[in-house]
RNA sequence: AUAUAGUAAUGAGCGCCAGGACCUACGUGGUUGACGAGGAUAACAGUUAUCGAAAGAUUCGGCGGGUACUGUUACGGUUAUGUGUGGAUCGAAAGAUUUCAGACAAAAGCAAGAUCAUACUGCUACAAAACUGAUUUCAUCACACAUU
Numbered sequence: 001a002u003a004u005a006g007u008a009a010u011g012a013g014c015g016c017c018a019g020g021a022c023c024u025a026c027g028u029g030g031u032u033g034a035c036g037a038g039g040a041u042a043a044c045a046g047u048u049a050u051c052g053a054a055a056g057a058u059u060c061g062g063c064g065g066g067u068a069c070u071g072u073u074a075c076g077g078u079u080a081u082g083u084g085u086g087g088a089u090c091g092a093a094a095g096a097u098u099u100c101a102g103a104c105a106a107a108a109g110c111a112a113g114a115u116c117a118u119a120c121u122g123c124u125a126c127a128a129a130a131c132u133g134a135u136u137u138c139a140u141c142a143c144a145c146a147u148u
Base pairs, nucleotide, nucleotide: 014064015063016062017061019060020032021031022030023029035052036051037050041074042073043072044071045070046069047068075091076090077089078088079087081146082145083144084143085142086141095138096137099134100133101132102131109123110122111121
């Protein structure tokens, strides 16, 4: 370094609780405090950080963090090929945009156990955005040297 096997992890819509609410055996106690999807080139700065489900509840209130967005700089991709400079645009899935279509979740629900409920476990339904396919429009540049 490679291969195989085992184990663990697979990672921020996340963590916390001095207030509140609830429970209580009254204690220096406990619980609650939002359901998943999506999201990372680097540094710095700014900002109440994307999407929908369910619900109408204290899911209130607060603190911390943050992969979001914007700006600047750097790096990187694309812009016939190579290099360089500049511009444009984007971020290793590395042009933007219009319309249509498509796919994906958990809570919930059901089942089991149980006196009941929660949790756990099993089964299962339903999103939106990013995304995928088709499609619309726009952009796909300039200079220098070399190549064709």